[in-house]
This record gives sequence, C1' cells and structure tokens, in this order.
RNA sequence: GCCGAAAUAGCUCAGCUGGCAGAGCAGCGCAUUCGUAAUGCGCAGGUCGCGGGUUCAAAUCCCGCUUUCGGCUCCA
Repeated sequence: GCCGAAAUAGCUCAGCUGGCAGAGCAGCGCAUUCGUAAUGCGCAGGUCGCGGGUUCAAAUCCCGCUUUCGGCUCCA
C1' cells in the first nucleotide's frame, strides 16, 4: 500500500425488510434474610466511532475519514 471484519449503556453483546434504541452483568434504592456477595421488585444510565449525502423518517442505505483486529503484498 491492497482486501475483509468490527466500533451501540461502565463491561460483554443483540438490534431482521429504514418506522418508539434493547438484554445480561455491574451501579443505586427498596423488600426479603439471623446475616449475605444470594433472591425478588424498582430506578438510573446512549453524540448508535466522526463528518457529509439520500429520505417524510437513518444504528440500519450511500460516500469520505478515524481507531482496532485479521489476511495479502513490498522492503534496493
């Protein structure tokens, strides 16, 4: 340099054919318990990597860029 994949909550990840952004764990509160790290209920938590474009409407489609991972190539 070329090709491919990935980027969504604090962490690990879903999100189908464009139409209200989610789960588990973690955190906080309450309940339960002799007690608890266990169990139950509830609450909070988001620039969907960044910038543009298309569209009534974009996490989702298109273009460019950044970062990470993998592969290939070059190295007088």